Predicted 3D model of a 150-nucleotide RNA (c-di-AMP riboswitch aptamer (ydaO/yuaA leader)) from a Bacillota bacterium. Its mean pLDDT, the model's own confidence on a scale to 100, is 77. It was read from a public genome assembly, where an Rfam model found it. Rfam family: c-di-AMP riboswitch aptamer (ydaO/yuaA leader). Gene Ontology terms of the family: regulation of gene expression and cyclic-di-AMP binding.

RNA sequence: AUGCUAUGGUCGCCGAGUUGCCCGCCGCGAGCGGGCAAACGGGGGAUUCUUGGCUUCCCCGGCGGGUAGCCUGGGGGCGAAUGCGAGUACGCAGGGGCAAGCUUCACUGCCCUAGCCCGACAACUAACCUCGUAGGCGUGGGGAGGCUCC
Repeated sequence: AUGCUAUGGUCGCCGAGUUGCCCGCCGCGAGCGGGCAAACGGGGGAUUCUUGGCUUCCCCGGCGGGUAGCCUGGGGGCGAAUGCGAGUACGCAGGGGCAAGCUUCACUGCCCUAGCCCGACAACUAACCUCGUAGGCGUGGGGAGGCUCC
RNA backbone atom coordinates (compact mmCIF):
# COMPACT_ATOMS: atom_id res chain seq x y z
C1' A A 1 0.00 0.00 0.00
C1' U A 2 -3.63 -3.62 -1.17
C1' G A 3 -7.06 -7.68 -0.22
C1' C A 4 -10.27 -10.62 3.00
C1' U A 5 -13.05 -11.25 7.54
C1' A A 6 -15.44 -9.45 11.96
C1' U A 7 -17.44 -5.54 14.98
C1' G A 8 -19.20 -0.55 15.88
C1' G A 9 -20.90 4.40 14.31
C1' U A 10 -23.06 8.13 10.77
C1' C A 11 -26.07 9.04 6.41
C1' G A 12 -29.52 7.22 2.81
C1' C A 13 -33.38 3.46 0.39
C1' C A 14 -37.87 -0.32 0.15
C1' G A 15 -41.56 -1.14 3.87
C1' A A 16 -46.97 0.51 8.50
C1' G A 17 -42.90 -1.48 10.98
C1' U A 18 -41.23 4.41 14.88
C1' U A 19 -40.80 7.63 19.40
C1' G A 20 -41.05 8.50 24.63
C1' C A 21 -41.53 6.88 29.78
C1' C A 22 -41.32 3.12 33.96
C1' C A 23 -39.41 -1.51 36.16
C1' G A 24 -35.99 -5.69 36.27
C1' C A 25 -31.35 -8.42 34.86
C1' C A 26 -25.30 -7.04 41.33
C1' G A 27 -23.79 -1.49 39.72
C1' C A 28 -22.42 2.25 35.21
C1' G A 29 -22.64 1.68 29.88
C1' A A 30 -24.36 -1.34 26.10
C1' G A 31 -27.67 -5.10 25.47
C1' C A 32 -31.85 -8.11 26.78
C1' G A 33 -36.67 -8.95 29.04
C1' G A 34 -41.56 -7.16 30.93
C1' G A 35 -45.12 -3.15 30.85
C1' C A 36 -47.55 1.85 29.61
C1' A A 37 -48.53 5.81 26.21
C1' A A 38 -48.34 8.15 21.58
C1' A A 39 -47.75 7.59 16.36
C1' C A 40 -48.24 4.82 11.91
C1' G A 41 -50.51 0.51 9.50
C1' G A 42 -54.11 -3.78 8.95
C1' G A 43 -58.53 -7.04 9.88
C1' G A 44 -63.56 -7.98 11.65
C1' G A 45 -68.24 -5.47 12.17
C1' A A 46 -75.32 -2.54 11.19
C1' U A 47 -78.13 0.38 8.10
C1' U A 48 -77.52 0.27 2.67
C1' C A 49 -76.32 -2.23 -2.11
C1' U A 50 -75.85 -6.75 -5.41
C1' U A 51 -76.35 -12.45 -8.70
C1' G A 52 -80.11 -16.13 -9.53
C1' G A 53 -84.80 -18.39 -8.13
C1' C A 54 -89.76 -18.65 -5.69
C1' U A 55 -94.13 -16.26 -3.64
C1' U A 56 -97.77 -11.88 -2.41
C1' C A 57 -99.56 -7.30 -4.31
C1' C A 58 -99.68 -3.31 -8.19
C1' C A 59 -99.09 -1.53 -13.57
C1' C A 60 -99.44 -3.46 -18.88
C1' G A 61 -103.32 -5.97 -24.62
C1' G A 62 -98.60 -8.56 -24.31
C1' C A 63 -93.27 -8.70 -23.64
C1' G A 64 -92.05 -6.91 -19.35
C1' G A 65 -91.56 -3.57 -15.04
C1' G A 66 -92.13 -2.13 -9.81
C1' U A 67 -92.89 -3.41 -4.47
C1' A A 68 -92.48 -6.69 -0.02
C1' G A 69 -90.83 -11.34 1.93
C1' C A 70 -88.00 -15.96 1.72
C1' C A 71 -84.06 -19.07 -0.18
C1' U A 72 -79.45 -19.10 -2.60
C1' G A 73 -74.61 -17.71 -5.09
C1' G A 74 -69.55 -15.52 -5.87
C1' G A 75 -64.01 -17.78 -1.78
C1' G A 76 -61.09 -14.16 1.11
C1' G A 77 -56.56 -11.20 3.34
C1' C A 78 -51.55 -8.42 3.38
C1' G A 79 -48.80 -6.40 -0.83
C1' A A 80 -47.27 -2.23 -6.54
C1' A A 81 -46.78 -7.31 -7.60
C1' U A 82 -52.04 -7.56 -12.45
C1' G A 83 -54.20 -8.49 -17.61
C1' C A 84 -53.54 -10.44 -22.58
C1' G A 85 -50.45 -13.27 -25.76
C1' A A 86 -46.32 -16.45 -26.89
C1' G A 87 -44.20 -21.27 -25.60
C1' U A 88 -37.73 -21.38 -23.68
C1' A A 89 -38.09 -18.14 -19.84
C1' C A 90 -40.05 -13.78 -23.65
C1' G A 91 -43.37 -9.68 -25.55
C1' C A 92 -47.22 -5.78 -25.12
C1' A A 93 -50.11 -3.03 -21.82
C1' G A 94 -51.09 -1.58 -16.91
C1' G A 95 -49.06 -0.90 -11.88
C1' G A 96 -44.80 0.26 -8.28
C1' G A 97 -39.73 2.25 -6.60
C1' C A 98 -35.00 5.22 -6.90
C1' A A 99 -31.69 9.34 -8.91
C1' A A 100 -29.47 13.31 -1.18
C1' G A 101 -32.87 19.80 1.97
C1' C A 102 -38.65 18.66 1.27
C1' U A 103 -42.40 18.49 -2.39
C1' U A 104 -45.10 18.89 -7.42
C1' C A 105 -44.56 18.53 -12.84
C1' A A 106 -42.30 17.02 -17.31
C1' C A 107 -37.76 14.87 -19.54
C1' U A 108 -33.82 11.18 -19.07
C1' G A 109 -31.67 6.83 -16.87
C1' C A 110 -31.74 2.40 -13.68
C1' C A 111 -34.78 -1.30 -11.36
C1' C A 112 -39.43 -4.40 -9.39
C1' U A 113 -43.97 -6.58 -11.03
C1' A A 114 -42.75 -11.47 -5.74
C1' G A 115 -43.98 -14.02 -1.68
C1' C A 116 -46.95 -15.39 2.30
C1' C A 117 -51.53 -16.24 4.95
C1' C A 118 -57.00 -17.73 6.32
C1' G A 119 -59.78 -22.34 5.81
C1' A A 120 -65.75 -23.01 3.95
C1' C A 121 -65.99 -18.10 6.02
C1' A A 122 -65.87 -12.23 5.32
C1' A A 123 -69.22 -6.85 -0.58
C1' C A 124 -69.51 -1.53 1.59
C1' U A 125 -70.03 -0.22 6.65
C1' A A 126 -71.47 4.01 12.10
C1' A A 127 -70.80 2.51 17.01
C1' C A 128 -67.85 -1.25 18.67
C1' C A 129 -64.11 -5.36 18.76
C1' U A 130 -59.22 -6.81 17.46
C1' C A 131 -54.10 -7.37 15.44
C1' G A 132 -48.88 -5.60 13.75
C1' U A 133 -44.32 -2.40 15.24
C1' A A 134 -40.77 -6.97 10.88
C1' G A 135 -37.31 -8.07 7.40
C1' G A 136 -33.98 -6.65 3.59
C1' C A 137 -30.55 -3.25 1.29
C1' G A 138 -26.49 0.97 -0.66
C1' U A 139 -28.59 5.29 -5.00
C1' G A 140 -26.29 9.75 -6.35
C1' G A 141 -28.86 13.35 -14.14
C1' G A 142 -29.96 17.99 -14.92
C1' G A 143 -34.67 21.60 -15.79
C1' A A 144 -39.15 24.61 -14.05
C1' G A 145 -42.52 26.02 -9.76
C1' G A 146 -43.48 26.28 -4.39
C1' C A 147 -41.62 25.79 0.63
C1' U A 148 -37.46 25.56 4.03
C1' C A 149 -32.36 26.38 5.71
C1' C A 150 -27.49 28.83 5.37